The prediction has a mean pLDDT of 89. The part of an RNA shown here (large-subunit ribosomal RNA, domain IV) has 356 nucleotides and comes from an Actinomycetota bacterium. The full RNA is in RNAcentral, with records from ENA. It matches the Rfam family "Bacterial large subunit ribosomal RNA". Its family is annotated with structural constituent of ribosome and ribosome in the Gene Ontology.
Context: one part of a larger RNA
Parts: sequence; structure tokens; C1' cells
RNA sequence: CUCUGGUCAAGGAACUCGGCAAUCUGACCCCGUAACUUCGGAAGAAGGGGUGCCGUGGUUGGUGAGGAGACUCGCUCUCCGAGCCGGCUGCGGUCGCAGUGACCAGGCCCAAGCGACUGUUUACUAAAAACACAGGUGGGUGCGAAGCCGUAAGGCGCUGUAUACCCACUGACACCUGCCCGGUGCCGGAACGUUAAGGGGAGGGGUCAGCCCUUCGGGGCGAAGCUCUGAACUGAAGCGCCGGUAAACGGCGGCCGUAACUAUAACGGUCCUAAGGUAGCGAAAUUCCUUGUCGGGUAAGUUCCGACCUGCACGAAUGGUGUAACGACUUGGGCGCUGUCUCGACCAGAGACUCG
Repeated sequence: CUCUGGUCAAGGAACUCGGCAAUCUGACCCCGUAACUUCGGAAGAAGGGGUGCCGUGGUUGGUGAGGAGACUCGCUCUCCGAGCCGGCUGCGGUCGCAGUGACCAGGCCCAAGCGACUGUUUACUAAAAACACAGGUGGGUGCGAAGCCGUAAGGCGCUGUAUACCCACUGACACCUGCCCGGUGCCGGAACGUUAAGGGGAGGGGUCAGCCCUUCGGGGCGAAGCUCUGAACUGAAGCGCCGGUAAACGGCGGCCGUAACUAUAACGGUCCUAAGGUAGCGAAAUUCCUUGUCGGGUAAGUUCCGACCUGCACGAAUGGUGUAACGACUUGGGCGCUGUCUCGACCAGAGACUCG
């Protein structure tokens, strides 16, 4: 010096990103216990007191030596009751620094964020505000169900049957959940347009019996068959088209002017849009400017709490706003307590170092 334990004057978080770590607290009995609340809770809230041993009372329970009485006389019934063993509750005394004498055994409170809750998770750096969750909603599915696995047979669903099963989103509860269907998706419609193979075969080409012409080199026409090509017409879904649907994917404006101080603009004008953000919340797990401004807390506060609203860039089941209870979650404050610190010291053990 390192590690693991232990003790400390005065101060008591001044340490530090942060009370990290370590103290404090701690059992049982009694008293007492706030806001808030879903009336269950919050509660072990908080905050107090008691606890050993000896003696002596009261009261109560168990056991019951022994004794008494009664008659129906018995393995009967009734009553009294010492001693011993417990419980509860007084009084008196006594010892120590200390009595749950060692060990084991909550620190507490206030406020805010997130998530309702108990649960689940990154086996070996993340336990959480992430996942799940009851509850809510939408969609699909009538049973050989839909959906899923499998080429299939077959299986799960289910030996279930719409109060069921599958899929998706949301996530207790309370109050609520506005406007937009133009785009994308999904659902419905099927008159019209477009649209494949196939059907269809007008027409055209090749070959060629034969026929015609010939300057004998060749040229022309060309049936049937075979063969190549091929128009009209016919031909579904889809797409176009018409409509519906947002707890489907999603979206939810700009400029200018205006009130008898000023400021502001209930009001007006204008442009654009499918429609221009309602309620509620708001410098927020969201606010760039920003340590916004005001208030609170501190001697002093980029954090925190309460407000304001100028929301760079909240907002309603990608849910909005609240919320008792809960949390090894996150943030701010306080009491207690401490070697975290001022600031270090000492003790014990194990290492390090020297010798062996």
C1' cells in the first nucleotide's frame, strides 16, 4: 500500500452525477396514527411507552391429594378443596452503563413523472416507463367453420359451436374519445370502358397436280391436300368506374385588416383544402430559442414543484386527461443517522515486501 472486518473527538452530506457505500431503525405487548381513497385501504403511517430478577396480592384456566353430602347404592351424582402447572393484571423491592442484555429481526416522511395492480424479460453488462395482464373496441368465422401446420393423407382449432373460436389494436378504474373517405387499404356494386389463354376463322402466304405464255434461259395462273399466318366477333377476375368504411393506414392550413391610451382582437376580408386540431393537457420522458417569465423551496437552485401559453414539433384506443393502491423504476425536498466528507487516526485478520 491492497483486501475483509472493527472503533473514533468536534461537525453531520460540507462528499458525490447521485447519501453510492456504511450507519441509524429492527422482536413482542400497549397507546396512538394525517392527507387522500376505488371505503378494501393508506397502517407497522407518523409518534410514544413497556420488557430482567426477587417478594407479595387479585383474577382466571388445567390437574386434583384429601374431605363432606345425597340417593335410585353404582365403574352413581353433588359440593368443598390443599398442592402442583399455566394465562391475565396490580403492588413492593432489587442489580447493572445496558433486561427482545448475545444471535436473528423495517429507517421514516413530503412532492412529481411513468406504468393501474401480482406477474414476465435481454441464461453471461439493461428488470425498466419495455412485455404480459383483466377490461375496451374493430374485423373474420354457421361447423367438413374461419384461421394455422402439411405436397397430400391427416392434424390443431375441438370431442368446442357465435356468452364459441381466430386476427388486430388498446390496456384496471373514472370522465371521455371531436372533424376529414381526396390518397392508400378493406368491404359492397356490376350497367359501361379496358383486359389473358381459349373459342372463332374473314383474309393472306408457302408447297404443288394441272393449265397458259416463251426469246427454250424461263415467266405467269393455280384446285385438293399438307402447312404458316391471321381480322371481326366471343372471352373471367382484376383495373377503371359507383358507393361505404378512420377503436382501417393515415390527415387535421395561410395571409391581411379591425374596439375612444396602448395592447390584444370577440368581428371582417381573401386564398387554399378531403377536412383544417374539438375536449383536455401544455417549456411536458414532447420546448429549438431556453437557465423562457412569474411564484415556491435555498444564504445562494441549468434540477424540482405550482402557474402562464409564444405547443420550433401535445392531443383524443400509434388513445386524451385524471386517479386510491402497488414499484429492488425515475426525479426533487426534508427528518433521523452516520468516516461519504472536513481529514484523517488506530485496532484485528489476510495479502503485498524481506528472510527461510